A computed fold for a 103-nucleotide RNA from Heyndrickxia coagulans, annotated as Guanidine-I riboswitch aptamer. RNAcentral holds the sequence, with entries from Rfam and Ribocentre. The source organism's lineage runs through Bacteria, Bacillati, Bacillota, Bacilli and Heyndrickxia. The same sequence occurs in records of 2 taxa. Rfam family: Guanidine-I riboswitch aptamer. A reference for the family is Battaglia et al. (2017), "Structural basis for guanidine sensing by the ykkC family of riboswitches", RNA. Rfam links the family to the GO term regulation of gene expression. About the family: This family represents a conserved RNA structure found upstream of the ykkC and yxkD genes in Bacillus subtilis and related genes in other bacteria. The prediction has a mean pLDDT of 82.
RNA sequence: AAAACUGUUUUCUAGGGUUCCGCGGAAGAAAUUCCGGCCUGGUCCGAGAGAAAACACACAGUCGUAUUAUGCUGUGACACGGAAGGAUAAAAGCCUGGGAGAU
Numbered sequence: 001a002a003a004a005c006u007g008u009u010u011u012c013u014a015g016g017g018u019u020c021c022g023c024g025g026a027a028g029a030a031a032u033u034c035c036g037g038c039c040u041g042g043u044c045c046g047a048g049a050g051a052a053a054a055c056a057c058a059c060a061g062u063c064g065u066a067u068u069a070u071g072c073u074g075u076g077a078c079a080c081g082g083a084a085g086g087a088u089a090a091a092a093g094c095c096u097g098g099g100a101g102a103u
Stems, first nucleotide, its partner, number of pairs: 007055006015045002020042002022039001023036005057076006078098001080101001084096003
């Protein structure tokens, strides 16, 4: 200096908006319709740099009492980060992105 690897999924949270529900307002005889996310909420979306778990992978160890090593145990680091754009109903620590940059 360069390359490769630093895994996958689930649940939850920070956070997010407003398709549905609820709530509020208006109209209506009523069914219901319209408006409101500068409405706490439920459904919903949701972290590379947040949490937990399972599995996978790598490495190290483990055959002592009878027994299945295709087992069991342990370890697996670090991570400052725009703008702009994209999807979804819409938005976001979602995706672009361990990006552009910075050290």